[in-house]
RNA sequence: AAUCCGGUUGAUCCUGCCGGACCCUACUGCUAUCGGGGUGGGACUAAGACAUGCAAGUCGAACGCUUCUAAGCCAUGGUAGAAGCGUGGCGAACGGCUCAGUAACACGUGGCUAACCUACCCUUGAGACAGAGAUAACCCCGGGAAACUGGGGCUAAUCUCUGAUAGGCGAAGAAGCCUGGAACGGCUCUUCGCCCAAAAGAUGUUAGCACCAUGCUUGCUAACAUCGCUCAAGGAUGGGGCCGCGGCCGAUCAGGUUGUUGGUGAGGUAACGGCUCACCAAGCCUAUAACCGGUACGGGCCGUGGGAGCGGUAGCCCGGAGAUGGGCACUGAGAUAAGGGCCCAAGCCCUACGGGGCGCAGCAGUCGCGAAAACUCCGCAAUACGCGAAAGCGUGACGGGGCUACCCCGAGUGUCGUCCGCUGAGGACGACUUUUCCACGCUGUAAGGAGGCGUGGGAAUAAGGAGAGGGCAAGUCUGGUGUCAGCCGCCGCGGUAAUACCAGCUCUCCGAGUGGUAGGGACGAUUAUUGGGCUUAAAGCGUCCGUAGCCGGCUCAGCAAGUCUCCCGUUAAAUCCAACGAUUCAAUCGUUGGACUGCGGGAGAUACUGUUGAGCUAGGAGGCGGGAGAGGCCGACGGUAUUCCCGGAGUAGGGGUGAAAUCUUAUAAUUCCGGGAGGACCACCAGUGGCGAAGGCUGUCGGCUAGAACGCGCUCGACGGUGAGGGACGAAAGCUGGGGGAGCGAACCGGAUUAGAUACCCGGGUAGUCCCAGCUGUAAACGAUGCGGGCUAGGUGUUAGGGCGGCUACGAGCCGCUCUAGUGCCGCAGGGAAGCCAUUAAGCCCGCCGCCUGGGGAGUACGGCCGCAAGGCUGAAACUUAAAGGAAUUGGCGGGGGAGCACCACAAGGGGUGAAGCUUGCGGUUUAAUUGGAGUCAACGCCGGGAACCUUACCGGGGGCGACAGCAGAGUGAAGGCCAGAUUAAAGGUCUUGCCAGACAAGCUGAGAGGAGGUGCAUGGCCGUCGCCAGUUCGUGCCGUGAGGUGUCCUGUUAAGUCAGGCAACGAUCGAGACCCGCGUCCCCAGUUGCCACUGCGGAAAACUUCCAAAGGGCACUCUGGGGAGACCGCCGCCGAUAAGGCGGAGGAAGGAGCGGGCUACGGCAGGUCAGUAUGCCCCGAAUCCCCCGGGCCACACGCGAGCUGCAAUGACAGGGACAAUGAGUUCCGACCCCGAGAGGGGAAGGUAAUCUCUAAACCCUGUCUCAGUUGGGAUUGAGGGCUGAAACCCGCCCUCAUGAACAUGGAAUCCCUAGUAAUCGCGUGUCACCACCGCGCGGUGAAUACGUCCCUGCUCCUUGCACACACCGCCCGUCGUUCCACUCGAGUGAGGCUUAGAUGAGGCGUAGUCAAGUUGGCUGCGUCGAGUCUAAGCUUCGCGAGAGGGGAAAAGUCGUAACAAGGUGGCCGUAGGGGAACCUGCGGCCGGAUCACCUCCU
Repeated sequence: AAUCCGGUUGAUCCUGCCGGACCCUACUGCUAUCGGGGUGGGACUAAGACAUGCAAGUCGAACGCUUCUAAGCCAUGGUAGAAGCGUGGCGAACGGCUCAGUAACACGUGGCUAACCUACCCUUGAGACAGAGAUAACCCCGGGAAACUGGGGCUAAUCUCUGAUAGGCGAAGAAGCCUGGAACGGCUCUUCGCCCAAAAGAUGUUAGCACCAUGCUUGCUAACAUCGCUCAAGGAUGGGGCCGCGGCCGAUCAGGUUGUUGGUGAGGUAACGGCUCACCAAGCCUAUAACCGGUACGGGCCGUGGGAGCGGUAGCCCGGAGAUGGGCACUGAGAUAAGGGCCCAAGCCCUACGGGGCGCAGCAGUCGCGAAAACUCCGCAAUACGCGAAAGCGUGACGGGGCUACCCCGAGUGUCGUCCGCUGAGGACGACUUUUCCACGCUGUAAGGAGGCGUGGGAAUAAGGAGAGGGCAAGUCUGGUGUCAGCCGCCGCGGUAAUACCAGCUCUCCGAGUGGUAGGGACGAUUAUUGGGCUUAAAGCGUCCGUAGCCGGCUCAGCAAGUCUCCCGUUAAAUCCAACGAUUCAAUCGUUGGACUGCGGGAGAUACUGUUGAGCUAGGAGGCGGGAGAGGCCGACGGUAUUCCCGGAGUAGGGGUGAAAUCUUAUAAUUCCGGGAGGACCACCAGUGGCGAAGGCUGUCGGCUAGAACGCGCUCGACGGUGAGGGACGAAAGCUGGGGGAGCGAACCGGAUUAGAUACCCGGGUAGUCCCAGCUGUAAACGAUGCGGGCUAGGUGUUAGGGCGGCUACGAGCCGCUCUAGUGCCGCAGGGAAGCCAUUAAGCCCGCCGCCUGGGGAGUACGGCCGCAAGGCUGAAACUUAAAGGAAUUGGCGGGGGAGCACCACAAGGGGUGAAGCUUGCGGUUUAAUUGGAGUCAACGCCGGGAACCUUACCGGGGGCGACAGCAGAGUGAAGGCCAGAUUAAAGGUCUUGCCAGACAAGCUGAGAGGAGGUGCAUGGCCGUCGCCAGUUCGUGCCGUGAGGUGUCCUGUUAAGUCAGGCAACGAUCGAGACCCGCGUCCCCAGUUGCCACUGCGGAAAACUUCCAAAGGGCACUCUGGGGAGACCGCCGCCGAUAAGGCGGAGGAAGGAGCGGGCUACGGCAGGUCAGUAUGCCCCGAAUCCCCCGGGCCACACGCGAGCUGCAAUGACAGGGACAAUGAGUUCCGACCCCGAGAGGGGAAGGUAAUCUCUAAACCCUGUCUCAGUUGGGAUUGAGGGCUGAAACCCGCCCUCAUGAACAUGGAAUCCCUAGUAAUCGCGUGUCACCACCGCGCGGUGAAUACGUCCCUGCUCCUUGCACACACCGCCCGUCGUUCCACUCGAGUGAGGCUUAGAUGAGGCGUAGUCAAGUUGGCUGCGUCGAGUCUAAGCUUCGCGAGAGGGGAAAAGUCGUAACAAGGUGGCCGUAGGGGAACCUGCGGCCGGAUCACCUCCU
C1' cells in the first nucleotide's frame, strides 16, 4: 500500500482471454482571463543539405618594422598615446553540439599499476657561463583570372645553434640505508661507454657612467624587487593501462579460432602486453552459451507499481564516441585535433578551363522531412574560462528578454438586498467591493520588461469541453429517421412509439481547460522469487538407462567460503525523504541531516549449509535360502478346425439375405466316410489372476538368460535421488531384400440397397497379415495422473512369500489369525470448479526433470537434423476472432431404456367415409367484381356465414358530407327551398331561366366527423388447444460454492400428486376430489291450468254391458315444483403388510366416482379474432367517408373436406291402426268449417299459455311386388300451379303431371363408438318476410364386442445420452462457385551490407644510395602499413515477379449429411489405400460409447 466491474450460459460454478475505470509521454479537435516557477520546446523522421552574420583569442612588461597624434628639449630634461604588419610565447586538446557507431573493460562499482605520463600551479634544493647563426615583416624583380606563389637583398628577440658546468641513460662492482607485505624501486660510492641544460631575458625603483640639435626623447653598469628561464626531487591536478563483479534478445546461430594459444629473442610505446616481427610448440574458447545475427551509447536518474518488477533514459550531471563518409601522420605536456594539415570518395560553389574553394551534430536562421517543436533579439552588468604584471581584451559559454496552456503551482470571472416570475429557468432595479482590467507617477534593470509602492476610473474585461442503455454520475422527456442514415473501447442500439442514431430541452462530471488517437506502466497472482498451474479446462516426454547440473542419512572434531553481528572506507553533485528558512501561500529555491537496499577492507560468532578428517548402519548394494510367474531368446514335439487334392457313398439343389441376386452345381455340387497336402492358430483351464520399464506376453517339453517379492540380518559403509544433452527399447500400419501363403482381407471386380451409393449388406479377391535380415519411431503409446522419499482413520476381496494355531481322508491338503510385497472395491479427515480422489492420493511436506499461458491460422510455412520413401523431430509469423473450453443444473429431444394410461390408441366388435348423384365449405381457375378472414390434430355445414334487395365490406354508375380557427367572399343578397326545361336509368344532384327567403360562408390553408382501410408481431376482452391430462407451486427446514435439489422420490394402490407405508423433510396452495344441476328409489309439503281410486247430469254404441263425458268431490296415484332420506368398501369371505385398497358375496331402487353434465390449475402455443365491440400507432379525408340503383359473393376443364339420398326384400308401395318428449307462439300459433287432386285459399273459436294451438315416425295388421337398374333409386329436364316478398331472370321454397341419369356395398387409406351407448326413427327450436340435407335440443325403437394391452398413434412419470436452449422444423461438416484480405512457394530480375581471394594503388612510416648543400630538401631502390577503385566467389537483407498453393473473412449460392441421440454403419487415435465432397474401408489401439443379457467383484 491493500477495491474491482461488463462480456461465453435458459440459468450456474470454474478456467480463460477481451474490454472499462487510474497514472505518465507525444500529437491533435473544440475552447481560453491573469500571475509565479521550470535543469520544457527539430530527441523520435533525414548523424539530410545549408545562404548570411556571429561563436578563440590574447600578450608592446619577449622582438623587428611602418604610419599617425600630442607634449617636451642645449640638460633642473631624456615623455604620453593610437593604428597596422609580422616574428615569438601561451591558449586554441577547454567550453558548446549531437547520439551515427559501439554488446565493448564502452559504462557502473570496487580494486591494482613493484608496468606509466602529467603544460600551467605549489613546496624544496641547485643554477642561469662562453660564443655563434638564421629568418619573417620591410625593399627590389617576377608568375597567376583567382587562390596563392618564386627569386634576390636587410634585420631583432624569451627564435635557432656550438662549447662549458651541472645532469641523464646504460653496463659492471661494492657495502649499506629508506619505503614496503614483498625490492625489481629510491638514495650513497667507484670505473667505463654514450647522450647532453638555460633567456648573463623583461619591467620597475634607486645610484653611477656615456650620449644628445638640421634633430632628439637613447645606451651601459651595479644593487634591490617583481615576472620569467634551466635541472632535480616531492606534491597537487588531469590522464594512460590491467583486473573482479554487474546490466539486452535470438539455439530456426553449436561449434569457433592461424597472430589464433603459449614460449624464446627482438622491435615499438610514457608504460605492460602478439601491440608488431622471427623462430619453436599445438594449443586456446565453448552448453556457467563460445562464434554468429538482431537491437542499443552506458550510468546517476525518469514513468508506473504497495513492493518485487516492467518500461524508458533526447533535455540536467558524470563517463564514452563522433564532427559530410573513410584513412594518415605532424605539432604539442596533452590530439591521431576537424571553427589545424595531407590523401581518397560523394555533394555543392568559383573559374579566364590552366586551376582553385567549402563542411552549422556551436548560436540564430533557411530548405527538406514529417503528426510533431521558438527570435537571423540584448549584454559581457553577474558567474566562469583564455591571455596579460596589470589596466584590460575576448567569449551565441553564460546572464537576460521574445514566442509557445508543454508541465507544475496560485488567483479570478463578483457580493448583498428588493421586486417580477411557477416555491422555477431567468430578468429588472439599487447598494457594496476592486483581486484582475484601463490610465499615470516613483522604484526596479547593463538597458528594458515583469514585479513592488502610490493615485484615479470602472461590475466592469473573463466559461468551456465531454457525457446522460449497462459497465459509469446523469432522461424511458419532445421532434426527426425506420436494419436506412448513423452510433459503439466491450456488451450491443437502429426492421414506425429508439432513455443507445440526428437535434431541442433538462441533467451529470471536470473546469481554463476538456475530449480523441498512438505508446508505456498498473489493473495481470494472464510469466506466479515474493506469487500460478499440468486426471477431465492449455499443459507429464511412449518407456527405461544414464552424462553434466541440482539435491542428499546418523555421530564427533577442525576450518570459517556461504550465513549473522559490529566497525572503517566508498557509494560525485543534482534527484528522493525530513526539519528549518526565502518568495504574502504554493509550485520553486536555499541550509542542515538522512537515505541511496551496492562494493571493498577489518574484527568477531559457528546453530545451519559447505569443506576436510574420523566413525556408524536405519538409505542403497551384495551374499545365502526355498518358492511364484503367458518375463525374454532358441530348438524340438503336439492338437482341433478351415481350405485344397484323391478314393468311396449319395441326389438336386447348395449358398446367401431384411428380402434377393451375383456365385456354385448334371464335367455330380451341398452332405457323409476314409486317406493325404499345406499354412496359420493354440478352445476348455482363464480369473478387474500373473509377469514385464513401457510396447507387450498364453499348446507342451527342453536349453540359455533377466528381473521382482518374501525370509536371514552374513558382507560393504551413503556407494544415494533426479536427470538438460545423449543412448537403448518401442503396438499396428508402412518400406527394402529373400521365403511363405490355409484362413482373413485395404485396393479392385461383381450383386443388391438407394434419388444417387465411389458406403453400410452379399459373392469373389491383390498387397498385407506369417518367417528371416534391415529400416521406420508413431497411437485415445491412457490411470488422458513423471520419478524418488516421508507422514496422515479404517473396512473388505484377491495373488505371492513368511510366522502362529486348529483340523486332517497326511496331499506343495483345508480352515482361522497375523507380517511383508503386489493388485481391486468401498469409505473418514483433507483436497477439488465440480465430476470425483482418498496409504496404489488428485491429502500434508521434501528433492529433481518435462510441459502450459485465449480461440483459429497450425503441429502449418521457412530453416535445420533424421529417413530409401511415406514421413518424423524441432517449430513460427502475418492475418483473423469475443469467445473457444471444463464440470454440473433445469428443460426439450432421441430411428435410448423402464413403468403407467387413453376407443380424438390398438385389440375384439358395430356402423361409416373413400366409388355414385345431390347439398354445403375450401382450393384452383375465371371474372368488372367473383369482398375478406381461418390452414395438421386445434382451417374447410367455421366467422352462428341458410347473401334475391338490404346484409355487403367487392365491381360499375350516380349523388352527398368539412365541428372549430385564419384568409379571400357576402345586404350590389350567402346558405337553403321550389315551377318548367335540359342532362340522366331516375333525381332542383347539376346546369339554364325565374320565384321565395333573409345571414352566413367549402374558394384556399389548417383542423375534424367517419373509415368492415393497415398492423391479432403494439393491445384489452373473448375463444380454441395441450387437456376425457394429473399436474403446478409455496412457507419453514435440510443438502449443494452455485444454478438448483429435497418436498413432488420408492413400494403398493387409485380415475387421480387418490390413499397408505417408507424416506430430511414437515406442512400448505391452485388443480383432482368435494361442490352445483339433471336422471334413477323412498318420504314429507303444496294441488291449478295438472290427475281421477269416487259420485256421475247427459250422450253414443249396443242388448250381459261398454264407451264418451258436464258437474261435484278428492289429491290416493301420475304429474309438477320445493324440502329431506339413501351408498360409506358400511357388513361377510378371500387377497394384500394387520395398511391403503382390490376381488367376490349379501342386502338394496342404485355398489365401489351410481349414470350424465357444469366448473375445469400454473402456464405454453407471438394459436384465432383490429370483420362483434373496445383500443395505441400509421394511413385516407372530398375520398379508403355517407347514400342510392344495378351486378357480384351463387361463375366452372378440375382437386379436397363435411354431409344427405341411395344402391333395396331386416325392403318398397297401398290401405288400416298405436304410442312421445323438449320446446315455440300476438303483424304470432291457429283448432274447427268450407273450397281445391295438392301445394294452398276463404272464414274463424281459443290462446300473451301445465288451460288454446303446433305436433310424430320408425312400429303393428292386411295386401301387392319376387331380385330386375326393378313398383329399388331419385338426379336431370319439360309443363302447369301455389306461397313469401317492391321484386324470385341472374338467384328462393312448395305442389301436381311427365321425364327417369349415375348408382348393384365402393382401391390405397381413413373416421366414430363400450349401454339406454352405437345404429336407426321422427319431433322441436335457432337463423327467419320466404328458404335446412346445418347447428342446438327432444324423445321412440334399441344392439354387438373388450373387462385386455402398450404393437401402432399419443400423453404422464422415472432413468439415460446430448456439441440442442428460437430447444430435432435443433445443431452442424467438407468440396465447388463469387468477392475481399494477409501469407507461402516461385523461372528470374534489381538494390544494399558483410567476408574472402586477386589486381591496381592515393598516401604515410622505416631504411639504403645518390644529387644539392647553409638548413629544409629533390630523385632512385628496398621493406612495410594502406584508403579507394575493379574483378571473382561466398553469406545475408530488402524490393519486383508470370504462375502455383493453402488460410481467413463475407453473403439468403450449389452438392450432399460426415458429427452431436445407439445421429440412424457407435465415435475417436495412429497408419495405409481409395473416393466430387463431407468421408469410406483394412489393421492395431482407446472409452472420452447407448442398450439388453450373462460372468466376476464390491457394498
Record summary:
The RNA shown here (small-subunit ribosomal RNA) has 1499 nucleotides and comes from a Candidatus Bathyarchaeia archaeon.